This is a predicted structure of a 380-nucleotide RNA (Bacterial RNase P class A) from an Alphaproteobacteria bacterium. Taxonomically the source falls in Alphaproteobacteria (Bacteria, Pseudomonadati, Pseudomonadota).
[in-house]
C1' cells in the first nucleotide's frame, strides 16, 4: 500500500427571525367551584425563563414491571414452549466463556447441537435390491458345449440413489469375502485430566446396531388469563329507575275477537330528593432492574462501591419552517501530473417520528471515524 475479519462511536454544525407542545413564574381578567368574606382553586389573554424524539422511537417476536380477573394446598394428566456444558441476569428463546461438528490459507464465521438398543411410522424417483438385505452388468467354477444358454459361488469392480451393511494396504482364494493380519474407525470395560460438555491413553471384541425426532414419541426443565381502550376517581343535559309529599282516581285512554249493558285488568299530573350509566374531566404518566465517569473483583457477560446528573409526556398526537455562513461521499465536467494522485466547478443531507415503562432479538440505514487482528506485495 492492497484485500479482508471482529468490536465500537457518530449519524450534519453555528447563529438570526417566525411558530408549536408541555413546565415554572409574573401581570391583567373572570356568568365556574369553595370560603372563616381576607381570599383560595380552576378557566382565558399576554410577557419572561429554562426544556422538548431514536439507534433503531419500527416489527410487536421473546422476557419482565404495573393493573384487573380467576384461584384453599400439593401432585398427576392434557396443552404449549425450551433443549451440548458452565456462568451472568429481575427474567428470557437474551448475553458471555468453553466443547463438538461444518466452512475458510488465515483473522474468524455458522449450527433447531438431548434421545434412533422404549415403542410406532416413513425412506418418493431411480435402481436388480431400501431393511430379517439384495445378483442387473461384471468376475469365477461346473455342465451342455454352436451360442446371446443352464446351475452354483462371489458384495472386490461398474451402474442407480440423499443413503447400498466399516475404510486403506498386505496376505489369502477358483473368483471373492474381517476369511487372516497391520493401521484408522466402531462397540464394551477401564485409567488419567477437566466443575462439566469433552479430550487423551490402555485392554478386549472381527464388527453387530442404516437414515429420519423443525414425524409421532421418550426424557429433563419452564409456563394461570387478559392487557394503559389495563384500571381508579369526579361527574352534565335528555331519557329511563327508585323514595317521599301534594293533586286526581265521577272521568279519559288501552286490553279482555266485534256491538250494547254489566264486570275485570293496566295506565296518571306536579314538586323535592336519591342512585347507576353515557358526554366530558382528572389520575395512572415520567426517580427508574435510570444515565455518565472513576476505582475494585472477574478472561468476559456482569457485579460491588464512590462521585455526579435529572433528561419529552401529547391525547389524532408538539419537537417545525425560513434565511445566512460552514462541512459533506458517489457521479458528471475542466486543468495539472512524478500516473499514486492533486486542484477547481457542478452535484448532493440515509433509515426513519415517542403514545404506560424496562431488558433483549430481528429488520431498515447516505455517509464519516476509531481500535485490535489476518493474508498478500514492496522497501529498509
Nucleotide at each position: 500500500c492492497c484485500a479482508g475479519a471482529u468490536g465500537g462511536u457518530c449519524g450534519g454544525a453555528u447563529g438570526g427571525c417566525c411558530g408549536c407542545u408541555g413546565g415554572u413564574u409574573c401581570g391583567c381578567u373572570u356568568u365556574g367551584c369553595c370560603u372563616u368574606c381576607g381570599g383560595g382553586c380552576g378557566g382565558g389573554c399576554g410577557g419572561a425563563c429554562g426544556a422538548g424524539a431514536g439507534g433503531a422511537a419500527a416489527g410487536u417476536c421473546c422476557g419482565g414491571g404495573c393493573u384487573c380477573c380467576a384461584c384453599g394446598g400439593a401432585a398427576a394428566c392434557a396443552c404449549g414452549g425450551u433443549g451440548c456444558c458452565g456462568g451472568g441476569u429481575a427474567a428470557c428463546g437474551c448475553c458471555c466463556g468453553g466443547c463438538g461438528a461444518a466452512g475458510g490459507u488465515g483473522a474468524c464465521u455458522u449450527c433447531a447441537g438431548g434421545g434412533a438398543c422404549a415403542g410406532u411410522g416413513c425412506c418418493a424417483c431411480a435402481g436388480a435390491a431400501a431393511g430379517c438385505a439384495a445378483a442387473c452388468c461384471g468376475c469365477c467354477u461346473g455342465c451342455c458345449u454352436u451360442u446371446u444358454g443352464c446351475a452354483g459361488g462371489u458384495a472386490a469392480g461398474g451402474g442407480u440413489g440423499a443413503a447400498a451393511g466399516g475404510g486403506u494396504g498386505c496376505g489369502g482364494u477358483a473368483a471373492g469375502a474381517g476369511c487372516g493380519c497391520a493401521c484408522c474407525g466402531c462397540u464394551g470395560c477401564u485409567c488419567u485430566g477437566g466443575u462439566a460438555a469433552c479430550a487423551g491413553g490402555g485392554c478386549a471384541g472381527g464388527c453387530a446396531c442404516g437414515g429420519u425426532a423443525a414425524a409421532c414419541c421418550c426424557c429433563a426443565c419452564c409456563g394461570g388469563g387478559a392487557g394503559c381502550a389495563a384500571g381508579a376517581c369526579c361527574a352534565a343535559a335528555u331519557a329511563g329507575g327508585g323514595a317521599u309529599g301534594g293533586c286526581a282516581u265521577u272521568g279519559g285512554g288501552c286490553c279482555c275477537g266485534u256491538u250494547u249493558c254489566c264486570g275485570g285488568g293496566c295506565u296518571g299530573c306536579c314538586a323535592u330528593c336519591c342512585g347507576g350509566g353515557u358526554c366530558g374531566g382528572u389520575c395512572g404518566c415520567g426517580c427508574g432492574a435510570g444515565g455518565c465517569g472513576g476505582c475494585u473483583g472477574g478472561c468476559a457477560a456482569c457485579a460491588g462501591u464512590c462521585g455526579u446528573c435529572c433528561u419529552a409526556g401529547a391525547g389524532g398526537a408538539a419537537u417545525g419552517g425560513u434565511c445566512a455562513u460552514c462541512c459533506g461521499a458517489a457521479g458528471g465536467g475542466g486543468c495539472c501530473u512524478u500516473c499514486g494522485g492533486g486542484c477547481c466547478c457542478u452535484g448532493g443531507g440515509a433509515c426513519a417520528g415517542a403514545a404506560c415503562c424496562c431488558g433483549g432479538c430481528u429488520u431498515a440505514c447516505a455517509g464519516a471515524c476509531c481500535a485490535u487482528c489476518u493474508g498478500g506485495c514492496u522497501a529498509u